[in-house]
Parts: sequence; structure tokens; C1' cells
RNA sequence: AGGUUUUUAGCUUAAAGGUAGAGUAUUGCUUUGAUAAGGCAUUGAUAUUGGUUCAAUUCCAAUAAGACCUA
Repeated sequence: AGGUUUUUAGCUUAAAGGUAGAGUAUUGCUUUGAUAAGGCAUUGAUAUUGGUUCAAUUCCAAUAAGACCUA
């Protein structure tokens, strides 16, 4: 320099056009003489910017970061 690929919650991840779920973690309550474990509830996310579409995590383009291949 060229090519391929990934980016979603603090972490691991699902959703493959119809309005984003789960596990774990955080916080509160409950339980206990106290702690741990358990039970109930809460909080929190689509890398960024544009485009297509009635509707975009999903399709397209550019940018950024990471991984791999070729030279």
C1' cells in the first nucleotide's frame, strides 16, 4: 500500500428490515444473631456521520478502532 473481517449494557452475547432481549455485574428490598447463598424489583447499550426505506442493529457509503492475509 491492497484485500477480508469485527464493533450492541461494566463484561459475555441474541436479534439477518417492523421499533433491542438474555446471562452476569451494579443498586434497593427481603431472608440471617451476622455474612455468604437464595427470592423479588430497579438501572444501564446498537462505534461515529450521512444515504435508501413508511420503517434500519439489520441494506449502502465514508470515517475511527481492533484482528487476519498478501506485498
Predicted 3D model of a 71-nucleotide RNA (transfer RNA) from Candidatus Vidania fulgoroideorum. Rfam family: tRNA. Rfam classes the family as a transfer RNA. The prediction has a mean pLDDT of 82.